Notes: This is a predicted complex of two RNAs, RNase P RNA and transfer RNA, with 436 nucleotides together. It holds a member of the Rfam family "Bacterial RNase P class A". It is annotated as a ribozyme.

[in-house]
């Protein structure tokens, strides 16, 4: 100097003017209005993909079914999350990706190929019959060809020809033992010719977890209409209860038509909250102390304009960090948190790897 | 906001626990038939199965992410 990997922070600033929505104070007041003060979107508020809090259904029950997850240890309120480690794969590397079981069962594998999961004979090789040839029967998985995939590799023994059929070495698997580790697992030794294929993001098996609905939950007040019509089911029933059975509670439930309202208060924002310091821990995280309060709308506020500065681009130029013009992403709270994923103009910081050059 | 569902030719639908080159009807194009048009007959074109990844030898189908469309919700109850 070039190429790349990982992590973190930010997401324009100041001033003035005009508005919008809550809150506090004051004045007037029937709703409400005016004045002053102070507050007012995000890193993802998003997708709604997971996990919880909270509320109601019964206190959340039992069995079957169903769903989700899946190496080990830890963190957490919990997790399909995070941290640390193990094994496998990709990459020169920083680093990234994947993760129970296929020697339980039932299955699947198109086309090609002789044969697709248990052995199997198309060509080839060998033996026998056959005078020869053609051919038939038998043996053979070394060689050929097909395929995504063809049942370890090399050398030898052996044989009619061959083959783990047998032997040596190498590789793998399984079992046992020892050592290290909490563990996944690793290393070493011994034994066994054991050589066992793929798919579980099809069914399935094993293990763990899960009751349902959701702030349009729920509570209170107020208003209106026809507490209306028809059909169906029904106390051996129906609903709560999304599949079934048991059990519990309640006494009607479902559909169609018709009619009515388009309101208020609450839930509502102080919370697994934030910042700083110290301690524990490799880390995720956690303990203690001090300090801080930081949107709460409801067809839904959080905006617009101007000036200056900062950033980027273009043009002019008398060349001065001058003048003029333009640009600035993804997106917008809706009960609240913890994650994941996805979108994002541009800026900054930290750690690391590889290559080239120079010393 | 919450909870569901669906994406395949221009339109309406198929595709067996994943298998070769995704089919059918209408519509479209060309030809034939007819004096002309329609009906009819023959032939043809038109699809990366919404998009992007993954699992698999192989994906319309299975898994994940994303995009678009769509349905339901209050009271009488």
């Nucleotide at each position: 100097g070039g190429a790349g990997c990982c992590g973190g922070a930010c997401g324009g600033g100041u001033c003035a003017g005009c508005g919008c929505u809550g809150c506090g104070g004051g004045c007037a007041u029937u709703u409400u209005g005016c004045c002053c003060g102070g507050a007012g979107a995000g890193g993802a508020a998003a997708g709604u993909c997971c996990g919880g809090g909270c509320u109601c259904c019964a206190c959340a029950g039992g069995g079957c079914g169903g769903a989700a997850c899946g190496c080990u240890g830890g963190g957490u309120a919990a997790c399909c999350c995070c941290c640390a480690g193990g094994g496998g794969g990709a990459g020169c590397g920083a680093u990234c990706c994947c993760c129970g079981g296929a020697a339980a069962g039932c299955g699947c594998a198109a086309c090609a190929g002789a044969a697709a999961g248990c052995a199997a004979a198309c060509c080839g090789c060998c033996a026998u019959u056959g005078u020869u040839a053609a051919a038939a029967u038998g043996g053979u998985a070394a060689g050929g060809g097909u395929g995504a995939a063809a049942c370890g590799g090399u050398g030898g023994u052996g044989u009619a020809a061959a083959a783990g059929a047998c032997c040596a070495c190498c590789g793998g698997u399984u079992g046992c033992c020892a050592u290290g580790g909490c563990g996944a697992c690793a290393u070493g030794g011994c034994a066994a010719g054991c050589c066992a294929g793929g798919c579980a993001a099809a069914c399935c098996c094993c293990g763990u977890u899960c009751g349902g609905a959701g702030c349009a939950a729920g509570a209170c007040c107020a208003a209106a209409u026809a507490g209306g019509a028809g059909a169906g089911c029904g106390g051996c029933a129906a609903u709560c209860c999304g599949g079934c059975c048991c059990g519990g509670a309640u006494u009607g439930c479902u559909c169609u038509c018709g009619g009515g309202u388009a309101g208020g208060u609450u839930g509502c924002u102080u919370g697994a909250g934030g910042u700083u310091a110290u301690g524990a821990g490799u880390a995720a995280u956690u303990a203690u102390a001090a300090c801080c309060c930081u949107a709460g709308a409801g067809g839904a506020a959080u905006g617009c304009u101007g000036a200056c500065c900062a950033c980027c681009c273009c043009g002019c130029c008398a060349a001065g960090c001058g003048c003029g013009g333009g640009g600035a992403a993804c997106a917008g709270a809706a009960c609240c948190c913890g994650g994941c994923u996805u979108a994002c103009a541009g800026u900054c910081c930290g750690g690391c790897u590889c290559c080239c050059u120079u010393u | 906001g919450u909870g569901g569902g669906u994406g395949u030719a221009g339109c309406u639908c198929a595709a067996c626990a994943g298998g070769u080159u995704a089919g059918a009807g209408c519509a479209c194009u060309g030809g034939g038939u007819u004096g002309u048009g329609g009906c009819c007959c023959c032939a043809g074109a038109g699809g990366c199965u919404g998009u992007g990844g993954g699992u698999u030898c192989g994906a319309g189908u299975c898994c994940c992410a994303u995009c678009a469309c769509u349905c339901a919700c209050c009271c009488c109850a």